[in-house]
RNA sequence: UCCGGGGUGGUGUAAUGGUAGCACAGGAGAUUCUGGAUCUUCUAGUCUGGGUUCGAGCCCUAGCCCCGGAG
Numbered sequence: 001u002c003c004g005g006g007g008u009g010g011u012g013u014a015a016u017g018g019u020a021g022c023a024c025a026g027g028a029g030a031u032u033c034u035g036g037a038u039c040u041u042c043u044a045g046u047c048u049g050g051g052u053u054c055g056a057g058c059c060c061u062a063g064c065c066c067c068g069g070a071g
Stems, first nucleotide, its partner, number of pairs: 001070007010024004018054001026042005047063005
């Protein structure tokens, strides 16, 4: 430099172009003599800029970062 794959809460991982879910972690409450376990509830996210579209995490484009391959 070229090719391919990926980037989503603190972490891991889903999401036919139509309300961004789930699990763990964290906060609060219930239960318990205390703790753990269990139950309820809350907080918190789409890498960046631009474009297409009534509507973009998803499609297009230019970048940034990570992984693999080629030279």
The RNA shown here (transfer RNA) has 71 nucleotides and comes from an Acidaminococcaceae bacterium. NCBI's taxonomy places the organism under Bacteria, Bacillati, Negativicutes, Acidaminococcales, Acidaminococcaceae. Its Rfam family is "tRNA". About the family: Transfer RNA (tRNA) molecules are approximately 80 nucleotides in length. Rfam classes the family as a transfer RNA. Model confidence (mean pLDDT): 81 of 100.